[in-house]
RNA sequence: UUCUUAUCAAGAGUGGCGGAGGGAAUGGCCCUACGAAGCCCGGCAACCGGUUUAACACACACGGUGCUAAAUCCAUCAGAGUGAAAACUCUGGAAGAUAAGAA
Numbered sequence: 001u002u003c004u005u006a007u008c009a010a011g012a013g014u015g016g017c018g019g020a021g022g023g024a025a026u027g028g029c030c031c032u033a034c035g036a037a038g039c040c041c042g043g044c045a046a047c048c049g050g051u052u053u054a055a056c057a058c059a060c061a062c063g064g065u066g067c068u069a070a071a072u073c074c075a076u077c078a079g080a081g082u083g084a085a086a087a088c089u090c091u092g093g094a095a096g097a098u099a100a101g102a103a
Stems, first nucleotide, its partner, number of pairs: 001103008013041001015040003021031003025076004042068003047064003050060002072095001077092006
């Protein structure tokens, strides 16, 4: 990097350093000097391993990851429905993220 499978409306700081950006892409809409990214600490969760069990489930949170504004912030492609229109709603997909496995 690619493929497969699963999940993505829950949860998580009034901390320290840092100093202007951030929310994948595009459009929108937001967050941000009442302090962005990043790092540290704290926290959340429980995918894999571990412990536990006769086994499963449950539990723990010890190890490997992950996460810690807003539904994956919303839409993007297709279909259906409502509506005079503007617009709105639903379903599936694409893309993305994370885990585990494979090449």
The RNA shown here (SAM riboswitch aptamer (S box leader)) has 103 nucleotides and comes from Mesobacillus maritimus. It was read from a public genome assembly, where an Rfam model found it. The prediction has a mean pLDDT of 88. The model forms 91% of the base pairs in the Rfam consensus.